[in-house]
Context: one part of a larger RNA
């Protein structure tokens, strides 16, 4: 920009992607079948791999912004107790998010037309003949059934709701300017959304992001004191003390004020 007035929200579905895999193994059954040897169709169920999609309860991984243990230097005037640097200084642990090797779920169900094929009725050709007329069956295959996108499907769809106060100019009854409704944007707080964009939560009538508070979950019992022991150390207070992204609550802080668009062609 179009989609013959301007929005908001819900829908149809032309088209298009995708899916619809594959083994073992029980029962029917040691039946039919076969002399034996050996062994089914058809049919019912069971587990599995493979792969696709979502997902982070569980089991792991990451997890330089969490806690703890340990060396060196150097500083904080010294002991304690720290903080800087050493690959994140290193070792063990580890939320939330990401994740797979982890979970969960999936290829069901049938209708239609059909290929080989098998049929019915039936002449040409008194007979035969699935075919010439006419009429039936039939596949993991194709069209649908199932999942996603999708109206720029220029054939531009449907339905629902909202909105269409004025003012002036002029060639005077239809043009143009300004203004402004429904609405939306810019800005601002953010985010399981995001390269920007875009989407999505909200913008004081507010939980939208910090911050408090509580509380799940990490670590693993802080400092300080006392007490035992010459002392290293160990024990009590103390399952302490700290703590990141989770969870729930609470206007304290910050989403202030304000601008812009925007309809009868």
């Nucleotide at each position: 920009c179009g989609u013959g007035c301007g929005a908001a929200a819900u829908u149809u579905g032309a088209g298009a992607g995708g899916g619809c895999a594959g083994g073992u193994c029980u029962c029917u059954a040691g039946u039919a079948c076969g002399a034996g040897a050996g062994g089914a169709c058809c049919g019912a169920g069971a587990c599995c791999u493979a792969u696709g999609a979502g997902c982070c309860u569980c089991u792991g991984g990451u997890g330089u912004a969490u806690c703890g243990g340990c060396u060196g230097c150097a500083c904080u005037g010294c002991c304690a107790a720290g903080u800087g640097c050493a690959c994140u200084g290193u070792c063990g642990a580890g939320u939330a998010g990401c994740u797979a090797u982890g979970c969960u779920c999936a290829g069901u169900u049938u209708g239609g037309a059909u290929a080989a094929c098998c049929g019915c009725u039936g002449a040409a050709a008194g007979c035969a003949u699935c075919u010439a007329a006419g009429u039936g069956g039939g596949a993991a295959g194709c069209c649908g059934u199932c999942c996603u996108c999708a109206a720029g499907a220029u054939u531009a769809a449907a339905u629902u709701u909202c909105g269409u106060a004025g003012u002036g100019a002029u060639u005077u009854u239809a043009u143009c300017a300004c203004g402004a409704c429904a609405g939306g944007c810019u800005c601002c707080u953010g985010g399981a959304a995001g390269a920007c964009u875009a989407c999505c939560a909200g913008g004081u009538a507010u939980a939208u992001a910090g911050g408090c508070u509580a509380u799940a979950g990490g670590u693993g019992u802080a400092a300080g004191a006392c007490u035992a022991g010459u002392a290293a150390u160990a024990g009590u207070c103390u399952c302490a003390g700290c703590c990141a992204a989770g969870u729930a609550g609470u206007a304290c802080u910050a989403a202030u004020c304000a601008g812009c668009c925007g309809a009868a062609u």